[in-house]
Context: one part of a larger RNA
RNA sequence: GAACGAACGCUGGCGGCAGGCUUAACACAUGCAAGUCGAACGCCCCGCAAGGGGAGUGGCAGACGGGUGAGUAACGCGUGGGAAUCUACCCAAUUCUUCGGAACAACUGAGGGAAACUUCAGCUAAUACCGGAUGAGCCCUUCGGGGGAAAGAUCCAUCGGAAUUGGAUGAGCCCGCGUUGGAUUAGCUAGUUGGUGGGGUAGAGGCCUACCAAGGCGACGAUCCAUAGCUGGUCUGAGAGGAUGAUCAGCCACACUGGGACUGAGACACGGCCCAGACUCCUACGGGAGGCAGCAGUGAGGAAUAUUGGACAAUGGGCGCAAGCCUGAUCCAGCCAUGCCGCGUGUGUGAUGAAGGUCUUAGGAUUGUAAAGCACUUUCACCGGAGAAGAUAAUGACGGUAUCCGGAGAAGAAGCCCCGGCUAACUUCGUGCCAGCAGCCGCGGUAAUACGAAGGGGGCUAGCGUUGUUC
Numbered sequence: 001g002a003a004c005g006a007a008c009g010c011u012g013g014c015g016g017c018a019g020g021c022u023u024a025a026c027a028c029a030u031g032c033a034a035g036u037c038g039a040a041c042g043c044c045c046c047g048c049a050a051g052g053g054g055a056g057u058g059g060c061a062g063a064c065g066g067g068u069g070a071g072u073a074a075c076g077c078g079u080g081g082g083a084a085u086c087u088a089c090c091c092a093a094u095u096c097u098u099c100g101g102a103a104c105a106a107c108u109g110a111g112g113g114a115a116a117c118u119u120c121a122g123c124u125a126a127u128a129c130c131g132g133a134u135g136a137g138c139c140c141u142u143c144g145g146g147g148g149a150a151a152g153a154u155c156c157a158u159c160g161g162a163a164u165u166g167g168a169u170g171a172g173c174c175c176g177c178g179u180u181g182g183a184u185u186a187g188c189u190a191g192u193u194g195g196u197g198g199g200g201u202a203g204a205g206g207c208c209u210a211c212c213a214a215g216g217c218g219a220c221g222a223u224c225c226a227u228a229g230c231u232g233g234u235c236u237g238a239g240a241g242g243a244u245g246a247u248c249a250g251c252c253a254c255a256c257u258g259g260g261a262c263u264g265a266g267a268c269a270c271g272g273c274c275c276a277g278a279c280u281c282c283u284a285c286g287g288g289a290g291g292c293a294g295c296a297g298u299g300a301g302g303a304a305u306a307u308u309g310g311a312c313a314a315u316g317g318g319c320g321c322a323a324g325c326c327u328g329a330u331c332c333a334g335c336c337a338u339g340c341c342g343c344g345u346g347u348g349u350g351a352u353g354a355a356g357g358u359c360u361u362a363g364g365a366u367u368g369u370a371a372a373g374c375a376c377u378u379u380c381a382c383c384g385g386a387g388a389a390g391a392u393a394a395u396g397a398c399g400g401u402a403u404c405c406g407g408a409g410a411a412g413a414a415g416c417c418c419c420g421g422c423u424a425a426c427u428u429c430g431u432g433c434c435a436g437c438a439g440c441c442g443c444g445g446u447a448a449u450a451c452g453a454a455g456g457g458g459g460c461u462a463g464c465g466u467u468g469u470u471c
Stems, first nucleotide, its partner, number of pairs: 001471004006467005013343006019336002021301001026299003030296003035060003040057002043054004067254003076179007085171002090167008098132004107122006138147003152159003180226003187217003192214008229251004233244004256277005279290004307333001309332003315329001316327004346376004356367004380412001382407005390398001415460005420441003426455005436443002
């Protein structure tokens, strides 16, 4: 000098764009944040009907979107390759969509419980479940053969269902290279390293298991300890480099702590399930309920970080044939000089160089064209009127916003730091090694340009200084 997710002190007019718990991955009151489909199905309630409402079975979605960075020094990430894989919805192509059956919710009846909830009996539908048939293609095969599918709905044209192949997208896996510090960590390793058989997986593989062999890694730093999410980037710098990883984007990991699987195309699943633990709450003491590192908000911690706002209008997502419903994603608004950028706080004229202040050699000098006065202007703010684009036929939260027109009046709008040298800017008074200053050198003990005040001056300016951190 530059920079900052900054904080603190003094000060503070407006707008645009951005940013806003860096600390306790501390604990959380309350509301909302994931539903949807009656064109899969039976039933209940209201209604004359049309229609409306409700829980349940069933389907799809809840694996996305949103948050956080605790863990992780690792194929986690970055980059470049690879083969032994899966992929709902979507696209293309081919073939099929046949015949039956038995249940279980809801409901009804009878109970249990404080509650959460739950037990027994009976009835019932389906695109829920099961069996048979067929099977082009598909899978297995000892090549003889064997296995294996489907679902209908609205009501007249659509939406579907099953199988296979290919694509697209997404995902899983493997490898080369790169990826912090410590040797005051030198040896580490028994599923350990390799093989064979078997199992398991979507899939290669000690991934698992039995047996066999005795290997594997390490001074080119294994193991251990500490620290840390990684990257595109960001800051600085002429560059090389150094530091860093907020916002935005990609990947990873986590969801009170630890473990586990279920469902599913996909999870070992933030707002799903089970078990254990800590904590909080309810209880009739028998037993139950909960998980903000979603958006707001509260307490605590801290130098420190915002509203318990509006709307689905746009973009996007889920479901639905659709109408539509849901969406704290998102778009907006609110708060904060936190930052960057822009604008304003007036312009011209005005010498008797007014008054006042300060200094003085007492003459004067300076503040100073500064003020007053005179003549103008009206940006921003204010008042009144008109009023968008963003939407495509309809639909606009933002918003009576942006913008435009008119009006009044210099009116409502300047501070902060510094003045010994470095370093731009000097005098008087007070104080008297005191009170104090200070980044370094150093000032202050009776004339202090260094402390405090005043006058004057210098710098920056809606900011200015200080502190912290990085280069």
Description: A computed fold for a 471-nucleotide part of an RNA from a metagenome, annotated as small-subunit ribosomal RNA, 5' domain. Rfam family: Bacterial small subunit ribosomal RNA. Its mean pLDDT, the model's own confidence on a scale to 100, is 88.